[in-house]
RNA sequence: GGAGGCGUCGAGGUGAUCGCUGGCGCCGCAAGGCGCGAGAGGAAAGUCCGAGCUCCACAGGGCAGGGUGCUGGCUAACGGCCAGUCGGGGUGACCCGAAGGACAGUGCCACAGAAAACAAACCGCCUCGCGAGAGGUAAGGGUGAAAAGGUGCGGUAAGAGCGCACCGCCCCUCCGGCGACGGAGGGGGCACGGCAAACCCCAUCCGGAGCAAGACCAUGCAGGGGGCGCGCGGCCCGCGCAAUGCCCCCGGGUUGGUCGCUGGAACUCGUCGGUAACGGCGAGUCUAGAGGAAUGAUCACCCACGACAGAACUCGGCUUAUCGACGGCUCCGACG
RNA sequence: GAGCCCAUAGCUCAGUCGGUAGAGCAGCGGCCUUUUAAGCCGUUGGUCGUAGGUUCGAUCCCUACUGGGCUCA
Numbered sequence: 001g002g003a004g005g006c007g008u009c010g011a012g013g014u015g016a017u018c019g020c021u022g023g024c025g026c027c028g029c030a031a032g033g034c035g036c037g038a039g040a041g042g043a044a045a046g047u048c049c050g051a052g053c054u055c056c057a058c059a060g061g062g063c064a065g066g067g068u069g070c071u072g073g074c075u076a077a078c079g080g081c082c083a084g085u086c087g088g089g090g091u092g093a094c095c096c097g098a099a100g101g102a103c104a105g106u107g108c109c110a111c112a113g114a115a116a117a118c119a120a121a122c123c124g125c126c127u128c129g130c131g132a133g134a135g136g137u138a139a140g141g142g143u144g145a146a147a148a149g150g151u152g153c154g155g156u157a158a159g160a161g162c163g164c165a166c167c168g169c170c171c172c173u174c175c176g177g178c179g180a181c182g183g184a185g186g187g188g189g190c191a192c193g194g195c196a197a198a199c200c201c202c203a204u205c206c207g208g209a210g211c212a213a214g215a216c217c218a219u220g221c222a223g224g225g226g227g228c229g230c231g232c233g234g235c236c237c238g239c240g241c242a243a244u245g246c247c248c249c250c251g252g253g254u255u256g257g258u259c260g261c262u263g264g265a266a267c268u269c270g271u272c273g274g275u276a277a278c279g280g281c282g283a284g285u286c287u288a289g290a291g292g293a294a295u296g297a298u299c300a301c302c303c304a305c306g307a308c309a310g311a312a313c314u315c316g317g318c319u320u321a322u323c324g325a326c327g328g329c330u331c332c333g334a335c336g
Numbered sequence: 337g338a339g340c341c342c343a344u345a346g347c348u349c350a351g352u353c354g355g356u357a358g359a360g361c362a363g364c365g366g367c368c369u370u371u372u373a374a375g376c377c378g379u380u381g382g383u384c385g386u387a388g389g390u391u392c393g394a395u396c397c398c399u400a401c402u403g404g405g406c407u408c409a
């Protein structure tokens, strides 16, 4: 200098003026006015997961259906995170993995090929035989994504785990580890092709609906018909409620307000425990809450001339979009 | 807020328990006709929306996006 791979942080700043939406205080009968202070994000997004909260049996049993799937931990919970194991990729820093089960059963493996799975034998090799053919064999050839261990030596009529050594596989024992797993020793000549992001099996988790949930006040109207069940939005059981009840349909009325609505598994700092995720303790802070829905505009200075993008019940994650700065780390090249 | 579906040739659509993608119309060339239309024959044309993954192999299975459409409250 080039290429790459991780991690952390920021999201224009300051001042002035005019506006917008809540809050508090004061004035005013009211309309409203004045003052003080506050006012979008790291993703507010996608709605892909998990929860809180609310209602329905404060949620029960079974079936069906669905999610998850190495081990240990964290957490309110999770399909998230942390630490590890194994496998894969990369020269490396580092990255990726839906990573249980294929002797529970079923299914699929096109074309090619003799044969695609209880194996089998096209060419070949060997023996017998004049030959046709019969028997042995699976080393070699050929097909295929995949052909029933691999390499070497011995052995044989030719061959073959037929025998042996090493590697792989299976089983047993011991050691280390909470565990996934790893290591060592011994035994077995080797059986059991692949696919479960095919059905399925196993383990484990999941009741349903969603803030237009739901609760209350006010205003207004006109009832009629049907059903016997409804809660229970897949089914059965069970439970609860019910005839002054409940459900469905038609018709009529209201089109206002309050709560839920933001103080919370919250944030910042310190300290302690833990490899870490995270947790305990202490101190401090208050940080949008609308309901046609508020953050804008102008000017001055500075800089890199500002990307993606705008809350609507609230949190924890994931994913996607996107500008910039900084710090270690790796590889390559050149020079000293 | 809660869900569902679609994307395949220029257009409209098939193809879904994975095996290498078609039909009709349109386009082009030829035949027929005096010529055109109709008709007949032949033919061209596809990153199967994008990017990854599973698999020997993906339009099909899985995941994340992009675009479009629909339903309910």
Base pairs, nucleotide, nucleotide: 001332002331003330004329006327007326008325009324010323012302013301014300015299016298017297018296020039021038023036024035025034026033027032041308045319046318048317049316050315051314052313053210054209055208056207060237061236062235063234065206066205067204068203069202070084071083072082073081074080085099086097087096088095089094100201101200105199106198107195108194109193122141123140124137125136126135127134128133149167150166151165152164153163154162168190169188170187171186172185173184174183175182176181214259215258216257217256223250224249225248226247227246228245229241230240231239266285267284268283269282270281271280272279273278303306337408338407339406340405341404342403343402346361347360348359349358355392363379364378365377366376367375385401386400387399388398389397
This is a predicted complex of two RNAs, RNase P RNA and transfer RNA, with 409 nucleotides together. It holds a member of the Rfam family "Bacterial RNase P class A".